[in-house]
Context: one part of a larger RNA
RNA sequence: CUGGGUGUAAAGGGCGUGUAGGCGGCACUGUAAGUCAGAUGUGAAAUCUCCCGGCUCAACCGGGAGCGUGCAUCUGAUACUGCAGUACUUGAGUGAUAGAGGGGAAAGCGGAAUUCCUAGUGUAGCGGUAAAAUGCGUAGAUAUUAGGAGGAACACCAGUGGCGAAGGCGGCUUUCUGGCUAUUAACUGACGCUGAGGCGCGAAAGCGUGGGGAGCAAACAGGAUUAGAUACCCUGGUAGUCCACGCCGUAAACGAUGAGUGCUAGGUGUCGGGGGAGACCUCGGUGCCGGCGUUAACACAAUAAGCACUCCGCCUGGGGAGUACGUGCGCAAGCAUGAAACUC
Numbered sequence: 001c002u003g004g005g006u007g008u009a010a011a012g013g014g015c016g017u018g019u020a021g022g023c024g025g026c027a028c029u030g031u032a033a034g035u036c037a038g039a040u041g042u043g044a045a046a047u048c049u050c051c052c053g054g055c056u057c058a059a060c061c062g063g064g065a066g067c068g069u070g071c072a073u074c075u076g077a078u079a080c081u082g083c084a085g086u087a088c089u090u091g092a093g094u095g096a097u098a099g100a101g102g103g104g105a106a107a108g109c110g111g112a113a114u115u116c117c118u119a120g121u122g123u124a125g126c127g128g129u130a131a132a133a134u135g136c137g138u139a140g141a142u143a144u145u146a147g148g149a150g151g152a153a154c155a156c157c158a159g160u161g162g163c164g165a166a167g168g169c170g171g172c173u174u175u176c177u178g179g180c181u182a183u184u185a186a187c188u189g190a191c192g193c194u195g196a197g198g199c200g201c202g203a204a205a206g207c208g209u210g211g212g213g214a215g216c217a218a219a220c221a222g223g224a225u226u227a228g229a230u231a232c233c234c235u236g237g238u239a240g241u242c243c244a245c246g247c248c249g250u251a252a253a254c255g256a257u258g259a260g261u262g263c264u265a266g267g268u269g270u271c272g273g274g275g276g277a278g279a280c281c282u283c284g285g286u287g288c289c290g291g292c293g294u295u296a297a298c299a300c301a302a303u304a305a306g307c308a309c310u311c312c313g314c315c316u317g318g319g320g321a322g323u324a325c326g327u328g329c330g331c332a333a334g335c336a337u338g339a340a341a342c343u344c
Base pairs, nucleotide, nucleotide: 004315005314006313007298008297012312014201015200016199017198021194022193023192025088027086028085029084030083031082033081034080035077036076037075038074039073040072041071042070048066049065050064051063052062053061054060091191092188093187094186095184096183097182098181099180103177104176105175106174107173108172109171110154115149116148117147118146119145120144121143125136126135162169163168206247207246208245209244210243211242215241216240220236221235222234223233258311259310260309261308262307263306266289267288268287269286270285271284272283273282274281275280293300294299317344318343319342326337327336328335329334
């Protein structure tokens, strides 16, 4: 290079945006670079293959043909690709009219609950467990009533329901702001798809500086359990969890399923639109069941893992090892890239 794969066997990049590159709708004209045909020249000899011949055969040697798959020039063909030009509207986009939404950012507000503080009532217990104890309480706890403080999270609605590229997003109001869907068909006229690098986003934990701290709670302490108990259970409890700004850049970042386009039986639920008097039809999402087909099986099955095309990432026995070394990034933790010896 050819070839085979990537839901669960090794393998889909965490997600987007987009550069180079690759690929690209319908019609016509031109060109003739790719492509195809013919001709000429060249492609040394030996070697190699085939045929014929010479040493008694063969090895060996001689002759002829082939081969040398290529390159250059000339002439021609024009379906496809390219290039140039013109035209089109179905791909893509814009406009118009409707619409749904926990999409994002900021500010403000609200009620329930936990905890704490103050005051009242009230008295001996409370709490916790399988059972206990540590703990709290006569300096008046628990319970209960009223008032106050503060932080965090938003019961019901709530739904294989909605939105977002993914991570993710849920009390209410306002402001700013991104995307999406349907209908229409006025406008642009292929403006498209993918995307190595690059750039941006990216749960939790963790890190830096400054705040905040109710509840919860790594570490830690104590009480139990136990042969032991550096655990599971209990009483406490600090980082952290929260906010602002800046880092980190990982995950079972999962649908373990890359993106785009077209095509291929049905049935049923649901969310948002459109048409229709209705029956019903239809567009876009989201579920279940199921046929052809696919699959090692499980299963997938118009939201494909079916049938095809385009582009990207990745895989190539297990361990060693996501290690070592080097390099880049990071404050650090570490992340990214990523072997070999050896061994089975």
Molecule: small-subunit ribosomal RNA, central domain
Organism: uncultured bacterium